[in-house]
Context: one part of a larger RNA
Molecule: large-subunit ribosomal RNA, domain I
Organism: Acidimicrobiales bacterium
RNA sequence: GGCCAAUGGUGGAUGCCUUGGCACCUACGACCGAUGAAAGACGUGAGUGGCUGCGAAAAGCUCCGGUGAGGCGCCGACUAGCCUUCGACCCGGAGAUGUCUGAAUGGGGAAACCCACUGGCCGUCAUGGGCCAGUACCCAUGCGUGAAUACAUAGCGCAUGGGAGGGAACCAGGGGAACUGAAACAUCUCAUUACCCUGAGGAACGGAAAGUAAAAACGACUCCCUGAGUAGUGGCGAGCGAAACGGGAUGAGCCUAAACCGAGUGCGUGUCAAGCCUGACGGCGUUGCGUACUCGGGGUUGUUGGGAUCUACAGGGAACUGCGUCAGAGGUUCCAUGGUGAUGCUGUCUCGGUAGUGGAAGCACUCUGGAAAGGUGCACCGCAGGGGGUAAUAGUCCCGUACACGAAAUCGAGACACAGCCAAGUAGACACCCGAGUAUCGCCGGGCCCGUGAAACCCGGCGUGAAUCUGCGAGGACCAUCUCGUAAGGCUAAGUAUCCGUAGGUGACCGAUAGUGCACGAGUACCGUGAGGGAAAGGUGAAAAGUACCCCGGGAGGGGAGUGAAAUAGUACCUGAAACCAUUGGUCU
Numbered sequence: 001g002g003c004c005a006a007u008g009g010u011g012g013a014u015g016c017c018u019u020g021g022c023a024c025c026u027a028c029g030a031c032c033g034a035u036g037a038a039a040g041a042c043g044u045g046a047g048u049g050g051c052u053g054c055g056a057a058a059a060g061c062u063c064c065g066g067u068g069a070g071g072c073g074c075c076g077a078c079u080a081g082c083c084u085u086c087g088a089c090c091c092g093g094a095g096a097u098g099u100c101u102g103a104a105u106g107g108g109g110a111a112a113c114c115c116a117c118u119g120g121c122c123g124u125c126a127u128g129g130g131c132c133a134g135u136a137c138c139c140a141u142g143c144g145u146g147a148a149u150a151c152a153u154a155g156c157g158c159a160u161g162g163g164a165g166g167g168a169a170c171c172a173g174g175g176g177a178a179c180u181g182a183a184a185c186a187u188c189u190c191a192u193u194a195c196c197c198u199g200a201g202g203a204a205c206g207g208a209a210a211g212u213a214a215a216a217a218c219g220a221c222u223c224c225c226u227g228a229g230u231a232g233u234g235g236c237g238a239g240c241g242a243a244a245c246g247g248g249a250u251g252a253g254c255c256u257a258a259a260c261c262g263a264g265u266g267c268g269u270g271u272c273a274a275g276c277c278u279g280a281c282g283g284c285g286u287u288g289c290g291u292a293c294u295c296g297g298g299g300u301u302g303u304u305g306g307g308a309u310c311u312a313c314a315g316g317g318a319a320c321u322g323c324g325u326c327a328g329a330g331g332u333u334c335c336a337u338g339g340u341g342a343u344g345c346u347g348u349c350u351c352g353g354u355a356g357u358g359g360a361a362g363c364a365c366u367c368u369g370g371a372a373a374g375g376u377g378c379a380c381c382g383c384a385g386g387g388g389g390u391a392a393u394a395g396u397c398c399c400g401u402a403c404a405c406g407a408a409a410u411c412g413a414g415a416c417a418c419a420g421c422c423a424a425g426u427a428g429a430c431a432c433c434c435g436a437g438u439a440u441c442g443c444c445g446g447g448c449c450c451g452u453g454a455a456a457c458c459c460g461g462c463g464u465g466a467a468u469c470u471g472c473g474a475g476g477a478c479c480a481u482c483u484c485g486u487a488a489g490g491c492u493a494a495g496u497a498u499c500c501g502u503a504g505g506u507g508a509c510c511g512a513u514a515g516u517g518c519a520c521g522a523g524u525a526c527c528g529u530g531a532g533g534g535a536a537a538g539g540u541g542a543a544a545a546g547u548a549c550c551c552c553g554g555g556a557g558g559g560g561a562g563u564g565a566a567a568u569a570g571u572a573c574c575u576g577a578a579a580c581c582a583u584u585g586g587u588c589u
Stems, first nucleotide, its partner, number of pairs: 001588009015574001016539002020510002022507007029499002031166002039101003042055003046079002049075003061095006070083003106115003116135007137163009170201001171199005181188001185235001211218002222249004232240002253491003256435001260297010274287001275284002277328006302469001305433002309429005316335006337423004343419002346417009356405003362378004367374001379396002381385001387399003441463007450476001471486005526533002546573001549560004
């Protein structure tokens, strides 16, 4: 020095464990913000580094409920000092306070800083100083003021209300690729995707037919199944790819424009007047007429509907009413009648959420053991034998579980009532109205399954440019017939999407190189100018009982002693593999 064995060291695999993750299901919740959000900075404890909580009233203050003996949060002790059956701590509800930054909004700014003005208050002999409140911009409405320029308008000022920023995914709209596929590539595809922007909400969008159909009809929209990889489309390549019918979920319908009537304002016009509901008598008379705008009434449909006037028929009651009186016709309001539930700081009741309460039943041992829940023996409860804990494996020890019960406050839902809102003639004549730079058409694009095609339909740009029910649009060129609908204004729950979140549950999901990047002071340490990138790191024991005391040593560390079931469980702590390093023994050279 090699090899073998044993014993150690080192190392941290493996096994076991789980406080953390992952996935799915169910129910709920779903916007926050100038009353200052989201996100932060800095503070805040008797002593306080981090986390958590809180905000100069600072691990907290007030009130109302719950609970009931201890408490002054966690890592994480200790000391000191306090609170508490006159109810502390803790849990829930409602309030108060809430520094500075941040849309950040008095001005500035290199976020958490600097500097002001106005009013009020405090302080100083006075100046400086301190405290509180207000002071950004834009829009809308109202009021005031008010140029060039007479009226006016612009502008300016004041008041009130709103906006601004944030949000995981979901939603709508506006922009918008390429790799790729086509076995190359250009139309095409990827894809109306990724990505960017704008906007909204708890959902969004859509929505009460100018529909779908086809000789029969249906009757808003949305979502699912089916239709169907069908009809189609397509360098007819690669590919793309419907709709109606049918079956389900849900279920809800409404408001305007115009005609016509009335009022107000501006402009024009108007004394032979016209007009003031009709008739009679009296009276007024820039009250009239035209036009524009605004407001109120009216009106809302496709078997067209509505309006004015006229005709015929029908008619619930009461009050009021116009220049005056009487009569008539009309109008308005109220009651009665019917309807509505999408309106309400409304009331009552019920249910639910946000704390909680009660809640059955087992003992023994000369068993084993450190420890009994294990073993043995004899019992019991069960609408409870889900789960967790307790020194090993507990229905009956503890927390719970099944089941039953509970709210001062606050939130939500439902029902009813009330209020609110809506409706109120029929038939005919007459022919006033029924959404205009619109529809259509031409050219050029886009969307639809539809790539210009026979290309309808829908949307846009440029141009052109109608009709008003004997109207207009559609039924896939176009025409006729027939049928369906009624554009050019608007609103609308539910069924549907998503999951930052709350509660409960489940797992042939993971078990610390796994599972989230993070089981631990993790988006931390660290890296980067920055955008950004981004870790490692869990386990003594049932209980610290964490080794008093003695010895060696400067200490570190160790030897005794002691604790413990165990210390080769000693905080470098469960188990403790291998590589690697030693010691002892054997053997070979």